[in-house]
Context: one part of a larger RNA
């Protein structure tokens, strides 16, 4: 000087404690280990791997396995040669491919040729999802949005180093104040940014509709510019103001006014490092291998296996609840190889149809939960829905391995879950339901968007995990 301490001070955080909900119990879905296999491709491993890379493996992706092919090659840049590219067709074949054959003769031009483009052929080359994140960039996680991390000149010590950065207040904050051999900066905290909560100005169509006119009606229509909304400008919050506390300071409490009050909620932004954390499989890259194969292509299969253990999660075990009827109210999105409207067929998935919409215009698109009226009366039930048969639809060459959905039928475990364990401070947690990325089809996950909407926080003695000041160390 650090870094430990089952030292000490002080002080933070849903860390504990007060609550609400949940996991561990069961059924499914999903990843991981193990365990099989020709092969189940590879990477992620305490927090910070394990609905994780993967925002979507039938083929393809794809890197793996079996067979079957190819050797300047799938791909790229020069050489020589032929031919314009390209195309119809038949045969073998699982396909790649391989043989035959049909059209086709193009653009530029100084007629030597030349530009794309394919065939052949000879070498320089190419190619690797091949090793090494402990060689590496860039990128990311984690401590942690924790309040910290140094740096100039001065002082002090022989010197490591120290001081500044302790102190006494304060603060969410090295946040401000006050002292002060320190004065001063830097990068961080905070502000600037967006977004959301109140006004106003302007704008006024695809949105709106108060008054005023017109229709049986439905802003539909004249027509209005007030009102909602949009979107672009400003204005608002600043401890400004008022009391009280305080050291007359910096803040703190309380109050007024205000839509908001003390960072007003939310986001974005993440300090000097730390884990030789994470990725060579995004991508770049040194160095190492492989070159008729460790490179390339085609068909199939595999990544989907299944004694079993584990993470995350959806469905539920019921009446605050299932079912049937009937009615109300969102927000953000998507839409041209798109989204698709009336109608009409079908119990239904879907199907015929094609109207408008490159969308504030037209359309996915009825929100659901919540209200009303019924019925069921605590049972494995009118609960719960797995498993199984049977029949269908749809995407797509192609649903067998291995796809979502519909309807008949079938109804398992499951009565609330042991030792442990997690998540959450307010429109949060529960709960209810939309939409989007991806993508031909394929979410219980992810992202994001309204609706209904709580309890409880005495406190800080304990568990975590941090900050600071201090104190002991045979540790660095």
């Nucleotide at each position: 000087u650090g870094a430990c301490g089952g030292g000490g001070g002080c002080c933070c955080g849903c860390a504990c404690a007060a609550g609400c909900g949940g996991u561990g119990g069961a059924g499914c879905a999903u990843g991981u280990g193990g365990u099989u296999u020709a092969a189940u491709u590879c990477g992620a491993c305490g927090c910070a791997a394990c609905g994780c890379g993967a925002a979507g493996a039938a083929c393809c992706u794809u890197a793996c396995c079996a067979a079957c092919u190819c050797u300047u090659g799938a791909c790229a840049u020069c050489c020589u040669a032929c031919g314009a590219a390209c195309u119809c067709g038949c045969u073998a074949g699982a396909g790649a491919u391989a043989g035959c054959u049909u059209g086709g003769u193009g653009c530029c031009u100084u007629c030597g040729g030349g530009a794309a483009c394919g065939u052949a052929g000879a070498g320089a080359c190419a190619g690797g999802u091949g090793c090494u994140g402990c060689a590496u960039g860039g990128c990311u996680g984690u401590c942690g949005u924790c309040a910290g991390c140094u740096c100039g000149u001065g002082u002090u010590g022989u010197g490591a180093a120290a001081u500044g950065u302790u102190g006494g207040g304060u603060u969410a904050a090295g946040u401000c104040c006050c002292g002060u051999a320190a004065c001063g900066a830097g990068c961080g905290u905070a502000a600037c940014c967006c977004u959301u909560a109140u006004c106003c100005u302007u704008a006024u169509u695809u949105g709106c509709c108060a008054g005023c006119a017109c229709g049986c009606a439905u802003g539909c229509c004249g027509g209005g510019a007030a009102c909602u909304c949009u979107a672009a400008g400003g204005a608002g919050a600043c401890u400004g103001c008022c009391g009280g506390u305080g050291a007359u300071a910096a803040a703190c409490c309380g109050g007024a006014g205000g839509a908001a009050g003390g960072u007003g909620g939310g986001g974005a932004c993440g300090a000097c490092g730390u884990c030789a954390a994470g990725u060579c499989a995004u991508c770049a890259u040194g160095g190492c291998c492989c070159u008729u194969a460790c490179g390339a292509g085609u068909u199939g299969g595999g990544c989907u296996a299944c004694a079993c253990a584990c993470g995350u999660g959806c469905u539920a075990c019921a009446a605050u609840g299932g079912c049937c009827g009937g009615u109300a109210c969102a927000g953000a999105g998507g839409g041209c190889u798109g989204c698709a409207a009336a109608c009409c067929c079908g119990c239904g998935a879907g199907g015929g149809g094609g109207a408008g919409c490159c969308a504030a215009u037209c359309u996915c698109a009825c929100a659901a939960a919540a209200c009303c009226g019924g019925u069921c009366g605590u049972a494995g039930u009118c609960c719960g829905g797995a498993u199984c048969g049977g029949a269908g639809u749809c995407u797509g060459c192609a649903a067998c391995u291995c796809g979502a959905c519909u309807c008949c039928g079938u109804g398992a475990a499951g009565u609330u879950g042991g030792a442990a364990u997690c998540g959450c401070u307010a429109g949060u947690a529960a709960u209810c339901g939309u939409g989007g990325a991806u993508c031909a089809g394929a979410a219980u996950g992810c992202c994001a968007c309204g609706g209904u909407g709580a309890a409880u926080a005495c406190g800080u003695u304990c568990c975590c995990g941090g900050g600071c000041c201090u104190u002991g160390u045979a540790c660095a």
A computed fold for a 476-nucleotide part of an RNA from an uncultured prokaryote, annotated as small-subunit ribosomal RNA, 3' major domain. The full RNA is in RNAcentral, with records from ENA. It matches the Rfam family "Bacterial small subunit ribosomal RNA". Gene Ontology terms of the family: ribosome and structural constituent of ribosome. The coordinates come from a structure-prediction model, not an experiment, and the mean pLDDT is 84.